[in-house]
Molecule: RNase P RNA; transfer RNA
Organism: Saccharimonadales bacterium (SeqCode)
RNA sequence: UCAGGUUAUUGGCUAAUCGCUGGCCCGUUAAACGGUCAGAGGAAAGUCCGGACAGCGCAGGGAAGGACAGUUGCUAACGGCAACCGGGGGUAACCCUAGGGAAAGUGCCACAGAAACGAAACCGCCCACUUCGGUGGGUAAGGGUGAAACGAGCAAGGUAAGAGCUUGUAACGACCAGUGGUGACACUGGAAGAUGGUAAACCCUGUCUGCUGCAAGGAGAUGAGUCCUUUGAGGCUUAAACCUCGAAGUACCCGCUAAGGAUUCGUCAUAAGAACCGCGCGAGCUUGCCGGCAACGACAAGCCUAGAUAGAUGAUUGGCCUCGACAAAAUCCGGCUUACAGAUAACCUGGCACU
RNA sequence: GGCACCAUGGCGGAGUGGUUACGCAGAGGUCUGCAAAACCUUUUACACCGGUUCGAUUCCGGUUGGUGCCUCCA
Numbered sequence: 001u002c003a004g005g006u007u008a009u010u011g012g013c014u015a016a017u018c019g020c021u022g023g024c025c026c027g028u029u030a031a032a033c034g035g036u037c038a039g040a041g042g043a044a045a046g047u048c049c050g051g052a053c054a055g056c057g058c059a060g061g062g063a064a065g066g067a068c069a070g071u072u073g074c075u076a077a078c079g080g081c082a083a084c085c086g087g088g089g090g091u092a093a094c095c096c097u098a099g100g101g102a103a104a105g106u107g108c109c110a111c112a113g114a115a116a117c118g119a120a121a122c123c124g125c126c127c128a129c130u131u132c133g134g135u136g137g138g139u140a141a142g143g144g145u146g147a148a149a150c151g152a153g154c155a156a157g158g159u160a161a162g163a164g165c166u167u168g169u170a171a172c173g174a175c176c177a178g179u180g181g182u183g184a185c186a187c188u189g190g191a192a193g194a195u196g197g198u199a200a201a202c203c204c205u206g207u208c209u210g211c212u213g214c215a216a217g218g219a220g221a222u223g224a225g226u227c228c229u230u231u232g233a234g235g236c237u238u239a240a241a242c243c244u245c246g247a248a249g250u251a252c253c254c255g256c257u258a259a260g261g262a263u264u265c266g267u268c269a270u271a272a273g274a275a276c277c278g279c280g281c282g283a284g285c286u287u288g289c290c291g292g293c294a295a296c297g298a299c300a301a302g303c304c305u306a307g308a309u310a311g312a313u314g315a316u317u318g319g320c321c322u323c324g325a326c327a328a329a330a331u332c333c334g335g336c337u338u339a340c341a342g343a344u345a346a347c348c349u350g351g352c353a354c355u
Numbered sequence: 356g357g358c359a360c361c362a363u364g365g366c367g368g369a370g371u372g373g374u375u376a377c378g379c380a381g382a383g384g385u386c387u388g389c390a391a392a393a394c395c396u397u398u399u400a401c402a403c404c405g406g407u408u409c410g411a412u413u414c415c416g417g418u419u420g421g422u423g424c425c426u427c428c429a
Stems, first nucleotide, its partner, number of pairs: 001351010012320007020039006041326001045337002048335005053213004057256002060254003065209005070084005085099001086097004100204002105202002107198003117151001122143002124139006153169005172193001175190006217277002221270004225263004230247006284303005290297002321324001356425007365379003373409001381397005402418005
């Protein structure tokens, strides 16, 4: 200097004025006005996973269904993350990997092809017969078809021709032993061996899993009035009220258990005008240090950082630059995925040139 | 805001891994004096991007677009 790889940061700056949302202060019966402070993101998005929280009388057992799948660890948890193992790509830095089981069972493998996993002879090769057209038998080494051809390549022997048929040797997966490793696994040795693909087909094995989601839910003024939670059977009765037994309920089965409750607006009046709580101190953020390869964890100090309910974070003017991408909270948090103009930093790899 | 689902010609609508049916509509023709109806022929599709597989409309993941349900209580 060129070409790449990995990780991280940033995502216009600044001044004035006006406006919006929230907290606090002053003030007030309560407000308004006033003062002061704070006010979107790395993805706030998709809603794809996991949790917190809340309700369903219980979160009890089972079935079904669903999800996941190398090993070890991290974590509140996860289908996430880290490190490693195996496989694949790259000269390298490094990157990708839905990666249990096909020697449990079942299914499927279109077309073509003789044959698609049962075994089989279309051409060819060899032997016998022959009316010379073929017929019978042997053969999976060769041809052809196909994504895939019976699934151990090569050499030698062997044979009528051939064939793991035999021998040598290389590869293969499972088994046994040893060594290393927590482990996945790796390496070495041994003796025997012959098994197509597909599980993002059914399935088998192992692990996890109750359902619903903040439109969950809680609270819910005074007076009057109303309704009985759903249903069946029986008793009593003219009928009802009432009493007893059963079913239903947490939705498929089993087990256990409680009787009073509902009523903000859609019954009326007063009141309110979708108001109040949930709802902003949290698996929180920053810095330092320690443990760990890392993910992450422990400790110490400091900090408080949106909370609306038609939904705020904007507008105007001046100045500057490299002229500014994707996009904007709605219960919260940890991840993943997707979108993103550019700018910056650190480390690493390869080529060329120079010293 | 949350949850569930869908996407196949111009329209409707089948298709569970092996050439995407069928009806209506459109175009041309036959028939007719001209039309209609009828008959014959014909054009046009798996929303997009990856993956699994020999092979994907179908199975899996992502993206885009669309639809439905849930507003405190009874």